Model confidence (mean pLDDT): 78 of 100. Two RNAs folded together computationally: RNase P RNA and transfer RNA, 497 nucleotides in total. Rfam match: Bacterial RNase P class A. Rfam links the family to the GO terms ribonuclease P activity, dimeric ribonuclease P complex and tRNA processing.

């Protein structure tokens, strides 16, 4: 001085008029009440006071909070996480560590259980793709085949022995080729050719002993090699989840028709009434038919994933369309796992204790407008300067994370390159 | 505010235990015809809505974005 890695903060200042919304005092008029103030509600006026974020977004997880009487128990099913330790209410989040891969290097990056419980799959190629296998290709003996050449007997041919190349038979998996991936790698030996066949080295994979709380890592000897990938396939292991969502839900108000369809179930016993039928001279009676009931009991539906138990609570009853009102106020609604400052612990994430602070609650929906100096970009000019502009984006029950979009700027701390003392 | 779906060719829409992406209209050339239409044969034409990750391979299987749709109020 350049090129980079990581962290962290700000996210236009100031002032003047002039409005908006919540609040709190006070005056002041109306309504309830009381008939004097005070008590309560609405409104108008004046004064203090407070008014958008780092992401308020996306609705990807964690939770609080409310409601389903969700009360218990167990099985399934489904959804999720997934190296080890710790942090937190929780977490899929965060610190620290290991283990693999990238970068010279600061450092980044990983959904990082389990393929020797079992199943699928592995297209095309290719000789084989998962009980391995043999297309080119190497290669001694021995059998076989036929072909040539010596040789024996023999008159010749069969035919016997011998050498040659050659094919089969059979022997390797080094070399080529095929694929993302071919049952370890490399090197010396060996051998007919070759191979973990045999050594050394690495890799592997169980053992032991050390070190660490653990993942894991160091030694060390053994085993010649068996066990490809793929779980973001299906599964298997641990571990976690009841469901829905402030349009949750509470109460006031108001006003409608508990209306109509459509499809399923409305079952059994008892009682009690009425009519029928049978018996009786009559009062009555009746294992008889049938209908009715604010009746009982069981038995059925319903109770926000299915199923069984149990216990509860509700009923003529489930689904599913069409239609009738109102579309108003109050509360839930802001002290909360809060902000800040120190101080101790802890490597850190974070944790404890002290002090201090009170910091948005609209609901057609507030947090603006104007101007003036002042800062930053950009464009124009030698310049004094003049015009333009101001990044993503804006609460709606309320925290913790994550993610994702963001104009320009500040500051720390390391790395690597040049160049100088 | 909250909760669901769906995105493949100009357009409407298929694509499943992941393995060379189609179909039907439209379109282009060529035939039939005097000429058009309709008919026959022929081509095209797509980074499967971007981005990233698992895999040897992704329209498909996970995660982040983007766009569009659709539902949900009380009360009786």
């Nucleotide at each position: 001085c350049c090129a980079g890695a990581c962290g962290g903060c700000c996210g236009g200042a100031u002032g003047a008029c002039c409005g908006c919304u919540c609040u709190u005092c006070g005056c002041c008029c109306g309504g309830g009440a009381a008939u004097a103030c005070c008590c309560u509600c609405g409104g108008g006026u004046g004064g203090g006071g407070g008014g958008a974020g780092g992401a308020a977004a996306g609705u990807c997880c964690g939770g609080g909070c409310u409601c389903c009487a969700c009360g218990g128990a167990a099985a399934c099913a489904c959804g999720g996480u997934g190296c080890c330790g710790g942090g937190u209410a929780a977490c899929g989040c965060c610190c620290g560590g290991c283990g693999a891969g990238g970068g010279u290097g600061a450092c980044c990056u990983c959904a990082g259980g389990g393929a020797a419980a079992g199943u699928g799959c592995c297209a095309c190629a290719g000789a084989a793709a998962g009980c391995a296998u043999a297309c080119c290709g190497c290669c001694a003996a021995a059998c076989c085949c036929g072909c040539g050449g010596g040789u024996c007997c023999u008159g010749u041919u069969c035919g016997g022995c011998c050498c040659g190349a050659g094919g089969g038979c059979g022997g390797c998996a080094a070399g080529g080729g095929u694929g993302a991936a071919a049952g370890g790698g490399u090197g010396c030996g060996g051998u007919a050719a070759g191979a973990g066949c045999g050594c050394a080295c690495c890799g592997c994979g169980g053992c032991g002993c050390c070190g660490g709380c653990a993942a894991c890592g160091g030694c060390g000897g053994c085993g010649g090699c068996a066990c490809g990938g793929u779980a973001a396939a299906c599964c298997c292991c641990a571990c976690c989840g009841g469901g829905a969502g402030c349009a949750a839900g509470a109460c006031c108000a108001a006003g409608u028709a508990g209306g109509g369809g459509u499809g399923g179930c409305g079952g059994a016993u008892c009682c009690g009434c009425c009519g029928c039928a049978g018996g009786g001279c009559a009062a009555c009676c009746u294992g008889g038919c049938g209908g009715c009931g604010c009746g009982a009991u069981c038995a059925g539906g319903c109770g926000g994933g299915u199923u069984u138990c149990c216990g509860c609570g509700u009923c003529g009853c489930c689904a599913c369309c069409c239609g009738g009102g109102u579309c108003g106020g109050u509360c839930g609604c802001g002290c909360g796992a809060g902000g800040c400052g120190u101080u101790c612990g802890g490597u850190a994430a974070c944790g404890a204790g002290c002090g201090u602070c009170c910091c948005a609650g609209a609901u057609g929906a507030a947090u603006g407008g104007u101007c003036a100096u002042c800062u930053c970009c950009c464009g124009c000019g030698c310049g004094a300067g003049c015009g333009g502009g101001g990044a993503c984006a804006g609460a709606a029950c309320c925290c913790g994370g994550c993610u994702u979009a963001c104009a320009g700027g500040c500051c720390g701390u390391c790395u690597g390159g040049c160049a100088c003392c | 505010g909250c909760c669901g779906g769906c995105u493949u060719a100009g357009c409407u829409c298929a694509g499943u235990u992941g393995g060379u992406a189609g179909a039907g209209c439209a379109g282009u050339u060529g035939a039939u015809u005097u000429g058009u239409a309709a008919u026959c044969a022929u081509c095209a034409g797509g980074u499967c809505g971007g981005g990233a990750g698992u895999u040897c391979g992704a329209g498909u299987c996970c995660c982040c974005c983007a766009g569009c749709c659709g539902g949900c109020a009380c009360c009786a």